[in-house]
Context: one part of a larger RNA
RNA sequence: GACGAACGCUGGCGGCGUGCUUAACACAUGCAAGUCGAACGGUAAGGCCCUUCGGGGUACACGAGUGGCGAACGGGUGAGUAACACGUGAGCAACCUGCCCUUGACUCUGGAAUAACAGUUGGAAACAGCUGCUAAUACCGGUUAUGACCUGUCAUCGCAUGGUGGUGGGUGGAAAGUUCUGGCGGUCAGGGAUGGGCUCGCGGCCUAUCAGCUUGUUGGUGAGGUAAUGGCUCACCAAGGCUUCGACGGGUAGCCGGCCUGAGAGGGCGACCGGCCACACUGGGACUGAGAUACGGCCCAGACUCCUACGGGAGGCAGCAGUGGGGAAUAUUGCACAAUGGGCGAAAGCCUGAUGCAGCAACGCCGCGUGCGGGAUGACGGCCUUCGGGUUGUAAACCGCUUUCAGUAGGGACGAAGCUAGCGUGACGGUACCUACAGAAGAAGCACCGGCCAACUACGUGCCAGCAGCCGCGGUGAUACGUAGGGUGCGAGCGUUGUCC
Numbered sequence: 001g002a003c004g005a006a007c008g009c010u011g012g013c014g015g016c017g018u019g020c021u022u023a024a025c026a027c028a029u030g031c032a033a034g035u036c037g038a039a040c041g042g043u044a045a046g047g048c049c050c051u052u053c054g055g056g057g058u059a060c061a062c063g064a065g066u067g068g069c070g071a072a073c074g075g076g077u078g079a080g081u082a083a084c085a086c087g088u089g090a091g092c093a094a095c096c097u098g099c100c101c102u103u104g105a106c107u108c109u110g111g112a113a114u115a116a117c118a119g120u121u122g123g124a125a126a127c128a129g130c131u132g133c134u135a136a137u138a139c140c141g142g143u144u145a146u147g148a149c150c151u152g153u154c155a156u157c158g159c160a161u162g163g164u165g166g167u168g169g170g171u172g173g174a175a176a177g178u179u180c181u182g183g184c185g186g187u188c189a190g191g192g193a194u195g196g197g198c199u200c201g202c203g204g205c206c207u208a209u210c211a212g213c214u215u216g217u218u219g220g221u222g223a224g225g226u227a228a229u230g231g232c233u234c235a236c237c238a239a240g241g242c243u244u245c246g247a248c249g250g251g252u253a254g255c256c257g258g259c260c261u262g263a264g265a266g267g268g269c270g271a272c273c274g275g276c277c278a279c280a281c282u283g284g285g286a287c288u289g290a291g292a293u294a295c296g297g298c299c300c301a302g303a304c305u306c307c308u309a310c311g312g313g314a315g316g317c318a319g320c321a322g323u324g325g326g327g328a329a330u331a332u333u334g335c336a337c338a339a340u341g342g343g344c345g346a347a348a349g350c351c352u353g354a355u356g357c358a359g360c361a362a363c364g365c366c367g368c369g370u371g372c373g374g375g376a377u378g379a380c381g382g383c384c385u386u387c388g389g390g391u392u393g394u395a396a397a398c399c400g401c402u403u404u405c406a407g408u409a410g411g412g413a414c415g416a417a418g419c420u421a422g423c424g425u426g427a428c429g430g431u432a433c434c435u436a437c438a439g440a441a442g443a444a445g446c447a448c449c450g451g452c453c454a455a456c457u458a459c460g461u462g463c464c465a466g467c468a469g470c471c472g473c474g475g476u477g478a479u480a481c482g483u484a485g486g487g488u489g490c491g492a493g494c495g496u497u498g499u500c501c
Stems, first nucleotide, its partner, number of pairs: 001500003005497005012368006018361002020326001025324003029321003034069003039066002042062002046060001047058004076279003086203007095196002100192008108142004117132006148171010177184002205251003212242003217239008254276004258269004281302005304315004332358001334357003340354001341352004371401004381392004405442001407437005415428001418425002445490005450471003456485005466473002
């Protein structure tokens, strides 16, 4: 000097930030991912209309369901990881990419189901079974199709495997409608953009009281698998591969942009913000999908908790709040989608604990205030005294002035250049800000005063009580302990402790 700090004493206001560093301990409760009726059959509830009061109609709408897109983003945490995890620089002639942009071509013709629903059965429940009916942009056929794959052939290019283009033959392949004339969609193929995957060079911890390690190990051939290369996996063959330039083992640790310090070199750290990675009760597994081996999906095992009619079931806050526990220690079970951004939708809109705000905390940084001017016979009181006086001290009283901030009252936003046919629409917020009003009125402490180190006397104590960062003080005149007066330093803070330079 710095801090995500804590503790002690003290504490007026505002702005901007920051706030479980410990138990990746366990979690009550609420919320955190939905949306689309302009894909579909429909109509549980509400509105409106009719009604014989049983119900029917409408589609302003819409519960549940089928279907589509999203749920792989956003948000959290740092357990694991010493690794192509990260950083940086290259490569992929070895790759994928939904939505988006662009180019070209197409969108023909059929079929069988199923949920919802109705009936019924089992079960305490979670839920499950059977029978019957129905729709689609759900599912499955047929036709056509540049392209794909296999196999010939020609041209051309390169960086080794090889790439690109033309032309024959064969194989198996597409599509979906809807709304209403504005469109929104669907299929195939080429290109782009974006996002990813893989490979390699180099770089960044400690330890030799770890010296040898390795059998899918190292390489080859063939096959399987993948979007793709590859012992990634498998069969066979060979016996290799790494290592004192530290292999292997052990310990520790997410990495970086950066942050702190320092003249720099360097050292330390990786909170907040941003990028990447890993994880989601513990371990394992795949499914769906453009994308996951998926925090708020599924299956299995385990530990734990809960419900149970004992047959069986349910759960996963390292999302936002909040609770218990641990701890020196870290906040509200708040408001709003108004803005920014995201998902869905043609849109209106809906959802959004992302986000924007508010609350709490002097935790940090910054700013402001607690008055200003005059005022000596230098009052009173306190303290000291050589008893003359000195000091507190222009300090107070007293006189004049001002009103920041806080307070009260009145006015009152920007953020919305958005959305909407129009009406209208701001969480923050009656906040910021402006004006007026009253009155010095409501607002100062903490540490230190032996030397280092700025600031000294008195009393008490008597190696006691105590102080202390180091040197050291205290045993009867203590500037070092305690109190008082005075002083010094900082100031809404000041000290102490801890850590780093």